[in-house]
């Protein structure tokens, strides 16, 4: 440098109602790299917006954590209590359906 493969999880129970996996109570889930092992730190991707016929690319936007313990070192481990989660559709959605049999951070392998 080229190619191949892989590359996002989760609504179970109850209530109200004509109708809710969307509301209310309980429950459940956590992409990639870095760093003492991280959804909440730092960085990245995705979604969305702009430029562009388009693609590529560039730019923008981009959620949420505290206390205690151990330790050389932890907003990462252990204990406790919190918090957050694009757009479109539909009874108001992190968990359903859809764009998406997509794209991608990246991981592994081959030449």
């Nucleotide at each position: 440098u080229u190619c191949u493969u892989c590359g996002g999880g989760g609504c179970g129970g109850g209530g109200u109602g004509c109708a809710a996996g969307u509301c209310c109570c309980c429950a459940c889930u956590g992409g990639c790299g870095g760093u003492a092992a991280a959804g909440u730190c730092c960085g990245c991707g995705a979604c969305c917006c702009g430029c562009g016929c388009a693609a590529a690319g560039c730019g923008g936007c981009u959620g949420a954590c505290c206390c205690g313990g151990u330790g050389c070192g932890a907003u990462u481990c252990c204990g406790g209590g919190a918090c957050c989660a694009a757009c479109a559709g539909u009874a108001u959605a992190g968990u359903c359906u859809g764009g998406a049999u997509g794209a991608a951070a990246g991981a592994a392998g081959a030449a």